[in-house]
Order: sequence, then C1' cells, then structure tokens
RNA sequence: GGGGCUGUGGUGUAGCCUGGUAGCAUUCGAGCUUUGGGAGUUCGCGACCUCGGUUCAAAUCCGGGCAGCCCCA
Repeated sequence: GGGGCUGUGGUGUAGCCUGGUAGCAUUCGAGCUUUGGGAGUUCGCGACCUCGGUUCAAAUCCGGGCAGCCCCA
C1' cells in the first nucleotide's frame, strides 16, 4: 500500500440477507416469597462505533471516516 471480516445496554448476544414497536441472558434497583440467606418470581433502569446519502420510514441499503482482528505485498 491492497483485500476480507467485525462494531448493538455495564457484560454477552439475536435482529441486518428480505427496511416498519430494538428482543434475550446476565449484572444492578424495587416488590413478593423466607425467621434470615440462597433459590424462585414480578416490575423497572439501561444500547444500534461515527459522519453523510437514499427513503414516508435506516441497527438493516449506499458512501466517507474511526477502531479491532485476519490475509497479501
């Protein structure tokens, strides 16, 4: 220098191909349950790497950038 893959709550991950309410697990907070704890259960908080484009509508499609990993030189 060239190419490929990946980026979503604190953590892990689904959804992306085929655009339409961002889901699940765990952590945390509250309630119930227990003599207490643990386990169980209910509710709540919390996220689409960034900038632009297309569209009525973008996590998803297109382009630039950033970061990580891999391959080639």